[in-house]
RNA sequence: AAGUUUUGGUUGUGUUUCGCUUGUAUAUUUCCAUAAUAAGGUUGGAAGUUUCUACGAUUAACCGAAUAUUAAUCACUACAAGCGAAAUGUUUUUUCGA
Numbered sequence: 001a002a003g004u005u006u007u008g009g010u011u012g013u014g015u016u017u018c019g020c021u022u023g024u025a026u027a028u029u030u031c032c033a034u035a036a037u038a039a040g041g042u043u044g045g046a047a048g049u050u051u052c053u054a055c056g057a058u059u060a061a062c063c064g065a066a067u068a069u070u071a072a073u074c075a076c077u078a079c080a081a082g083c084g085a086a087a088u089g090u091u092u093u094u095u096c097g098a
Stems, first nucleotide, its partner, number of pairs: 004098002008094002012090014026054001029047005040063002048055001056074006
């Protein structure tokens, strides 16, 4: 000096997992049928999404006995992007040795 190998550090980067944020979908929505009646306001199906799943809960109002509910708050799920952390692979360089 070169090569192989080993213990750590370090640079860049890939993958995976987790968390947070943002965006898209979907409006936790609509339609049809069905059930109840102020101690009630149910249940089933369909639609909706480049889309799997879900499509409810609580509270309040309203409906003076009749047909129908209304409002507020709360997400979940799928995909994409960003940020952070951990693990792992690779790469640069250095270090403890052989």
Model confidence (mean pLDDT): 81 of 100. Predicted 3D model of a 98-nucleotide RNA (Purine riboswitch aptamer) from Balneicella halophila. The source organism's lineage runs through Bacteria, Pseudomonadati, Bacteroidota, Bacteroidia and Balneicella. Rfam family: Purine riboswitch aptamer. For this family Rfam cites "Riboswitches Control Fundamental Biochemical Pathways in Bacillus subtilis and Other Bacteria" (Mandal et al., Cell, 2003). The family has 133 seed sequences and 4,097 matches in Rfam 15.1. Gene Ontology term of the family: purine nucleobase biosynthetic process. Rfam describes the family as follows. Riboswitches are metabolite binding domains within certain messenger RNAs that serve as precision sensors for their corresponding targets. Allosteric rearrangement of mRNA structure is mediated by ligand binding, and this results in modulation of gene expression. A class of riboswitches that selectively recognises guanine and becomes saturated at concentrations as low as 5 nM. In Bacillus subtilis, this mRNA motif is located on at least five separate transcriptional units that together encode 17 genes that are mostly involved in purine transport and purine nucleotide biosynthesis.